[in-house]
Molecule: RNase P RNA; transfer RNA
Organism: Flavipsychrobacter stenotrophus
RNA sequence: ACUACAAAGCGGGUUAUCGCCGGGGGCUUUAUGUUCCCGGAGGAAAGUCCGGACAGUAUAGGGCAGCGCACUACCUAACGGGUAGGCAUUCCGCGAAAGAUGGAGUUGACAGAUAGUGCCACAGAAAAUUACCGCCCCACUUUUUCGGGGUAAGGGUGAAAAUGUAGUGUAAGAGACUACGAUGUAUAUUGGCGACAAAGUAUAUGGGUAAACCUUGCGUGCUGAAAUGCCAAAUAAGCAGGCGAUUGAGGGCGGCUCGUCCGAUGUCUGUGGGUUGGCAGCUUGAGGUGUUGCGUGAGCAGCAUCCCAGAUAAAUGAUAGCCAUUCGGCCUUCGGGUUGGAUACAGAAUCCGGCUUAUAGUUUUGUAGUUUUU
RNA sequence: ACGGGCAUAGUUCAAUGGUAGAAUAGAGGUCUCCAAAACCUUUGAUCGUGGUUCGAAUCCGCGUGCCCGUG
Numbered sequence: 001a002c003u004a005c006a007a008a009g010c011g012g013g014u015u016a017u018c019g020c021c022g023g024g025g026g027c028u029u030u031a032u033g034u035u036c037c038c039g040g041a042g043g044a045a046a047g048u049c050c051g052g053a054c055a056g057u058a059u060a061g062g063g064c065a066g067c068g069c070a071c072u073a074c075c076u077a078a079c080g081g082g083u084a085g086g087c088a089u090u091c092c093g094c095g096a097a098a099g100a101u102g103g104a105g106u107u108g109a110c111a112g113a114u115a116g117u118g119c120c121a122c123a124g125a126a127a128a129u130u131a132c133c134g135c136c137c138c139a140c141u142u143u144u145u146c147g148g149g150g151u152a153a154g155g156g157u158g159a160a161a162a163u164g165u166a167g168u169g170u171a172a173g174a175g176a177c178u179a180c181g182a183u184g185u186a187u188a189u190u191g192g193c194g195a196c197a198a199a200g201u202a203u204a205u206g207g208g209u210a211a212a213c214c215u216u217g218c219g220u221g222c223u224g225a226a227a228u229g230c231c232a233a234a235u236a237a238g239c240a241g242g243c244g245a246u247u248g249a250g251g252g253c254g255g256c257u258c259g260u261c262c263g264a265u266g267u268c269u270g271u272g273g274g275u276u277g278g279c280a281g282c283u284u285g286a287g288g289u290g291u292u293g294c295g296u297g298a299g300c301a302g303c304a305u306c307c308c309a310g311a312u313a314a315a316u317g318a319u320a321g322c323c324a325u326u327c328g329g330c331c332u333u334c335g336g337g338u339u340g341g342a343u344a345c346a347g348a349a350u351c352c353g354g355c356u357u358a359u360a361g362u363u364u365u366g367u368a369g370u371u372u373u374u
Numbered sequence: 375a376c377g378g379g380c381a382u383a384g385u386u387c388a389a390u391g392g393u394a395g396a397a398u399a400g401a402g403g404u405c406u407c408c409a410a411a412a413c414c415u416u417u418g419a420u421c422g423u424g425g426u427u428c429g430a431a432u433c434c435g436c437g438u439g440c441c442c443g444u445g
Stems, first nucleotide, its partner, number of pairs: 001370010012323007020040008042345001046356002049354005054224004061258004066220005071085005086110001087108002089105005094099001111215002116213002118209003132155002134151005163181006182205006189198003228280004238271006250262003287306008324343008375444007384398004392428001400416005421437005
């Protein structure tokens, strides 16, 4: 210098003219007028996948069901998000292998398979208490064959076959027993806030699957800005049907139930008619920027400073020039000049924190590799 | 703004987590003077991408497209 990967960031600028949305001031004929000034999309505004704020409903209550989450500690308004760690796993390095140890990762839905149930195709004797070949014993017999029994070491099948190696033992064998290991559980010790780690004792050897049902623990009421409140306008307390008369129909109560509240000019369903305008909610907020301190970090705290879209068929645009970045051609005095292209993904609709997905080009840092020079 | 569902061969549909099938369409052949019908043979697919599992059309996450419902 280049390439690859990872993390963090930027993601065009400016001038003129003509327009669009909002706010403020002035003028006037007071309105759908005119003029001046100011402001006007994003890192994802997207998908709507999570979590909240806010509003309504009982300040949202009990039980069951349903749904969601699942190593530890911390951050946070909250989360299925994030940070730091533990363990597992994959790759690289070491090694003949077993394996321990070191490094790296866009890795892990990472509680429980020793609570129970289900499933495990084909192959295989057997897919969880099974025996085809084999091995051994007994009986019979002319040896084989055949019959009864024992065994699970070996063979074979499979993704997976009842803890590995060695020995004792036995008719043959087997954790049946012993030694050294492996794994799980329980328990005391040491280190750590903890997950966990280390080594010790006792005990067991139970296959996999919970992104199968399920069990355990924790959480969770529902509806969503067309929420919700108000003003104006308009109208038919219409018609048909069901239920009901306080011993209560029906509804609030969006799974069921308990409980609770409303309830007689009642209530539910269908049908028909009217209106379909405006204001608030609406943008000052877990807010942005800078700086200091604390913390490994996510983040927290203090101070200073700033106000930064608010539309409702829905504004934020178009044209021309210059500059910037980059690609190609031509010229070159290697400084550059000239010419022609390209500049992505996308676009607010109550707001906020995350996640995921899309994204031309480009910057910084780190790691690895290649090449050149010293 | 919410809620629910679907995507399999060119088309319409199947498929307990265990070799993706059926009908029809397409291609070739037989039959026929030539076609049609019939018969035989054959091509062809799980929306994309990751994960769980020995094994995924099926289970789960994310994305893409489409449909339905509520107000």